[in-house]
RNA sequence: GCGCCGGUAGCUCAGUUGGUAGAGCAGGGGCCUUUUAAGCCCAAGGUCGUGGGUUCGAAUCCCGCCCGGCGCACCA
Numbered sequence: 001g002c003g004c005c006g007g008u009a010g011c012u013c014a015g016u017u018g019g020u021a022g023a024g025c026a027g028g029g030g031c032c033u034u035u036u037a038a039g040c041c042c043a044a045g046g047u048c049g050u051g052g053g054u055u056c057g058a059a060u061c062c063c064g065c066c067c068g069g070c071g072c073a074c075c076a
């Protein structure tokens, strides 16, 4: 340099025919328990990497860029 895959909540990830974002865990509050743990309940938490484009509408489609992984090429 080229190709492919990925970037979504603090972490691990889902979200596939475009209709306005979720789960588990962690953290917070509560119930239970003598207490803790376990179990159960509740709430909160997001510019969906970034900048544009298409569209009535974009996490999703198109283009550029950034970051990570893998492969290939180059390496006097």
Stems, first nucleotide, its partner, number of pairs: 001072007010025004019056001028042004049065005